[in-house]
Molecule: transfer RNA
Organism: marine eukaryotic metagenome
RNA sequence: GCGAGGUAGCCAAGCGGCUAAGGCAACAGGCUGCAACCCUGUCAUUCGGGGGUUCGAGUCCCUCCCUCGC
Numbered sequence: 001g002c003g004a005g006g007u008a009g010c011c012a013a014g015c016g017g018c019u020a021a022g023g024c025a026a027c028a029g030g031c032u033g034c035a036a037c038c039c040u041g042u043c044a045u046u047c048g049g050g051g052g053u054u055c056g057a058g059u060c061c062c063u064c065c066c067u068c069g070c
Base pairs, nucleotide, nucleotide: 001070002069003068004067005066006065009024010023011022017055026042027041028040029039030038048064049063050062051061052060
């Protein structure tokens, strides 16, 4: 310098119009003699930070930071 990526504790969807999917974990409850399994509920005022565009931005633009590859 070029490319890919940064969304919850972890993984991860999303491609301008919601109140941001889903899984795992965690917590609360149910079930059970107790557990496990299973079921129900809760869990992202800030989507790496800051600006900008737009009626509207996780999504587009600029800049900086971080990670991976060349």